[in-house]
Molecule: transfer RNA
Organism: bacterium
C1' cells in the first nucleotide's frame, strides 16, 4: 500500500434503522450472620434542576433518513491477512 475484522458505562459485551446500556460482573447502601463469605433486594452513564423534568452520549467528522450504535463517505486507533 491493498483486503477483511473491530471501537458501545467502571469491566466483558447486547441491541431486526424505532426508549442507547439487555445480560453478567463490579461499585454503593440495605437485609441476612455474633463476625465474615455467600445469598437476597434495591441503586449504578455525564451535566442542570427543589422537583416533574431538560440537555448531551455508542472512536471524530459529514451525509442518506420521520428516525442511525446499525446504512455510505472521509479521517483515527486496535487485530488478522496479502505485498
Nucleotide at each position: 500500500g491493498c483486503c477483511g475484522c473491530g471501537g458501545u458505562g467502571g469491566u466483558g459485551a447486547a441491541a431486526u434503522g424505532g426508549u442507547a446500556u439487555a445480560c453478567a460482573c463490579g461499585c454503593a447502601c440495605g437485609g441476612u450472620u455474633c463476625a465474615g463469605a455467600g445469598c437476597c433486594g434495591u441503586g449504578u452513564g455525564g451535566g442542570g434542576g427543589c422537583a416533574a423534568c431538560c440537555c448531551c452520549a455508542u472512536g471524530g467528522g459529514a451525509g442518506u433518513u420521520c428516525a442511525a450504535g446499525u446504512c455510505u463517505c472521509c479521517c483515527c486507533c486496535g487485530c488478522g491477512g496479502c505485498a